[in-house]
Context: one part of a larger RNA
């Protein structure tokens, strides 16, 4: 100087407390461990691995396994020779591949040849998701959006170092004020950026419709309008600016006014010096090492989907604040030409036929659901719950056996609110309800977004956990 203490003082955080809802019990989905397997590819492992890489494993993907094949190679550059490139059909084969066959003979040219492409040969070389994340770059997680981490000059100390950065107040903040052997400065904090909440202005189509007309069973449908809403450009607005009190005449704090908004208005992006030899050689790049008729490459099939079991994360429930049936409202954001797909018709339905419109404020996905209004069920393993299984189908796709999603009929398991323990959340939040998108031929209970309805509680900081500042002890570095 640090680190540590079941030392002290002060402070903070959904850390506890006060509340609300869960997990842990059930069924299923998904990831992991383990076991099994020819293979169940690899990585991630306390917090900070486990719905993680994977924004989507039937083939492909795919890296794994079995079998069948290739060896200058699927890919790059160079040399030589031949042929334009390409294309049709047939045979063998699981295919890779091998054999035969038809058409074609183009472009530039100094007529030597050349360009692109294909085949053959030899070798330089290619290739490796092989190894080392403890050789690395880059990127990322974490402490932590915690308030800290340092420097120059000066000064103190023999020196390591100290001071500044400590102290008195204050703040979300090393935020600001005052004091002080310090005076200044940098990286962080804050602000500048995006979005949301109010108003003004400009613009007026595909969006809007107050007033004036026309028309319809009905609809901004039509003329028209530019007020309103919306859209998207530009501006205004919030600064403790004003008032009162407290305070040290400071910084600031408390209350109030005005205001759409008040003291960082809400949300986001933004992550200091560093820590964990944290994670990644399988995104990519890359040093060393290793393989080179194989640890490279192609194909078919299988596997990644196994299943006594254990754990994590979720979904659906156990019901009446509910289930079922009928009827009736109100969103936001987003996607669409290899696409979104309307009306109409068929089907109980998944869906099919159909073909209007749309490169979209025009057309379309698209009926939002919880909610409202009625009817029914009456506490029952039930008109709760939907697993499992049988049969019959739909769709995608060369192909749904291993191993897809969905539909109809039948079947109707566990489950009556969950031990010890444990998680999230302080407001448009939790809880609850639906909608959309990425990936994607098909395949979400996951992920990322969007809006609808919309709470309870916070006395307080003694205690648990984590962190910050000062101080103290130490046989620790």
């Nucleotide at each position: 100087u640090g680190a540590c203490g079941g030392g002290g003082a002060c402070c903070c955080g959904c850390a506890c407390a006060a509340g609300c809802g869960g997990u842990g019990g059930a069924g299923c989905a998904u990831g992991u461990g383990g076991u099994u397997u020819a293979a169940u590819u690899c990585g991630a492992u306390g917090c900070a691995a486990c719905g993680c890489g994977a924004a989507g494993a039937a083939c492909c993907u795919u890296a794994c396994c079995a079998g069948g094949c290739c060896u200058u190679g699927a890919c790059a550059u160079c040399u030589a020779g031949c042929g334009a490139a390409g294309u049709u059909u047939c045979c063998a084969g699981a295919g890779a591949u091998g054999g035969a066959u038809u058409c074609g003979u183009g472009c530039c040219u100094u007529c030597g040849g050349g360009a692109a492409c294909g085949c053959u040969a030899a070798g330089a070389c290619a290739g490796g998701u092989g190894u080392u994340g403890c050789a690395u770059g880059g990127c990322u997680g974490u402490c932590g959006u915690c308030a800290g981490c340092u420097c120059g000059u000066g000064u103190c100390g023999u020196g390591a170092g100290g001071u500044g950065u400590u102290g008195g107040g204050u703040u979300a903040a090393g935020u600001c004020c005052c004091g002080c052997a310090a005076c200044g400065a940098g990286c962080g904090c804050a602000a500048c950026c995006c979005u949301u909440a109010u108003c003004c202005u400009u613009a007026u189509u595909u969006g809007c419709c107050a007033g004036c007309a026309c028309g319809u069973u009905a609809u901004g449908g039509u003329g028209g309008g530019a007020a309103c809403u919306c859209u998207a450009g530009g501006g205004a607005g919030a600064c403790u600016g004003c008032c009162g009190g407290u305070g040290a005449c400071a910084a600031a704090c408390c209350g109030g006014a005005g205001g759409a908004a008040g003291g960082u208005g809400g949300g986001g992006a933004c992550g200091a010096c560093g820590u964990c030899a944290a994670g990644u050689c399988a995104u990519c790049a890359u040093g060393g090492c290793c393989c080179u008729u194989a640890c490279g490459g192609c194909c078919u099939g299988g596997g990644c989907u196994a299943c006594a079991c254990a754990c994590g994360u979720g979904c659906u429930a156990c019901a009446a604040u509910g289930g079922a049936c009928g009827u009736u409202a109100c969103a936001g954001a987003c996607g669409g030409u290899u696409g979104c797909c309307a009306a109409a018709u068929c089907g109980u339905g998944a869906g099919a036929u159909g073909g209007g419109g749309c490169u979209a404020a025009u057309c379309u996905g698209a009926g939002a659901a919880a909610g409202g209004c009625g009817u029914u069920c009456g506490u029952a393993g039930u008109c709760c719950g939907g697993a499992u299984u049988g049969c019959a189908g739909u769709c995608u796709g060369c192909a749904a056996c291993u191993c897809g999603a969905c539909u109809g009929c039948a079947u109707g398991a566990a489950g009556u609110c969950g031990g010890a323990a444990u998680c999230g959340c302080u407001a448009g939040u939790a809880a609850u309800c639906g909608c959309g998108a990425a990936u994607c031929a098909g395949a979400a209970u996951g992920u990322c977004g969007c809006g609808g309805u919309g709470a309870a509680u916070a006395c307080g900081u003694u205690c648990c956990c984590g962190g910050g500042u000062c101080u103290u002890g130490u046989a620790c570095a």

The prediction has a mean pLDDT of 84. Small-subunit ribosomal RNA, 3' major domain from an uncultured bacterium, 477 nucleotides, folded computationally. Rfam family: Bacterial small subunit ribosomal RNA. RNAcentral holds the full RNA, with entries from ENA, Greengenes and SILVA.